[in-house]
Context: one part of a larger RNA
RNA sequence: GUGUGCUGAAGGAACUCGGCAAAUUACCUGCGUAACUUCGGGAUAAGCAGGCCAUCCGUUUGGGCAACCAGGCGGGUGGGGCACAGACCAGGGGGUUGCGACUGUUUAGCAAAAACACAGGGCUAUGCUAAGUCCAAAGACGACGUAUAUGGCCUGACGCCUGCCCGGUGCCGGAAGGUUAAGAGGAGAAGUGCAAGCUUUGAAUUGAAGCCCCGGUAAACGGCGGCCGUAACUAUAACGGUCCUAAGGUAGCGAAAUUCCUUGUCGGGUAAGUUCCGACCUGCACGAAUGGCGUAAUCAUGGCCACACUGUCUCCACCCGAGACUCA
Numbered sequence: 001g002u003g004u005g006c007u008g009a010a011g012g013a014a015c016u017c018g019g020c021a022a023a024u025u026a027c028c029u030g031c032g033u034a035a036c037u038u039c040g041g042g043a044u045a046a047g048c049a050g051g052c053c054a055u056c057c058g059u060u061u062g063g064g065c066a067a068c069c070a071g072g073c074g075g076g077u078g079g080g081g082c083a084c085a086g087a088c089c090a091g092g093g094g095g096u097u098g099c100g101a102c103u104g105u106u107u108a109g110c111a112a113a114a115a116c117a118c119a120g121g122g123c124u125a126u127g128c129u130a131a132g133u134c135c136a137a138a139g140a141c142g143a144c145g146u147a148u149a150u151g152g153c154c155u156g157a158c159g160c161c162u163g164c165c166c167g168g169u170g171c172c173g174g175a176a177g178g179u180u181a182a183g184a185g186g187a188g189a190a191g192u193g194c195a196a197g198c199u200u201u202g203a204a205u206u207g208a209a210g211c212c213c214c215g216g217u218a219a220a221c222g223g224c225g226g227c228c229g230u231a232a233c234u235a236u237a238a239c240g241g242u243c244c245u246a247a248g249g250u251a252g253c254g255a256a257a258u259u260c261c262u263u264g265u266c267g268g269g270u271a272a273g274u275u276c277c278g279a280c281c282u283g284c285a286c287g288a289a290u291g292g293c294g295u296a297a298u299c300a301u302g303g304c305c306a307c308a309c310u311g312u313c314u315c316c317a318c319c320c321g322a323g324a325c326u327c328a
Stems, first nucleotide, its partner, number of pairs: 002322001005319001007317002010314002014312001019309001028050004036041001038157001052079012092307001094305005100298001104116002120155007132141003158294004163224003168221002170217005177212003183206002225243005252286001253283001264280005
């Protein structure tokens, strides 16, 4: 000096990206237990007490004719120790907030999560030889099921809700017209005429789906404006004008897992706070099942705060045994 352990004066997170690590807590019985809540929870919330002996009182059980004796429970007093769940074993707890409702699942070997799944919600396809899937076929799955079923896609408990746009793309419906292939139809054919074959060429007309066209459809893919003026201080603009659009973002939320400028501004907490919490709204570039906003419970989840606790630190020291190292 290394690594596993043990202890530590005073302080107690000053350490550090961050209390990482360590320490604290720990059992059982009794008492006691907040906000909030989906009334189930939250909750082992938090917090408090506890042993043994002697003696007194009350009560109770057994024994005894009785006096009384031996126990149990409750209360009072006294007694030893640092310590009575005395060793081993054995939750630290609280507050606030983001995300995901939850229990689950996952990158076997750097990621366990806010990702996946989920119950619940919706759209859509499918009438049974079902749709869909595997396959060259046969055959099979779906299913020995039958729309309260099965497949596909999206969302993701629950609560309150889910606005406007069908112009583009997609899908569904329509069949009058336009366009449109093969085919049908029809021409010619060797010295001349006719017929067949062959080679080659080929008009009008007819001729499906599709596309054009006409409608519908956004919990289909998606989209959801600009400029100018205006109120008796100023500022702002309920109001007006104008251009464009398929329609111009509704409710709710908002410097947010989204805010560039930005450590925005104000308030709270600190002596001091780029983080945190509450507001404001100037949303570079939130927004409603690519769901919006809340939410009890929940989490080896992210941020912040204070309590307890500690060698994390101020600042390091001693000890146990191990290996390195030196000598033999």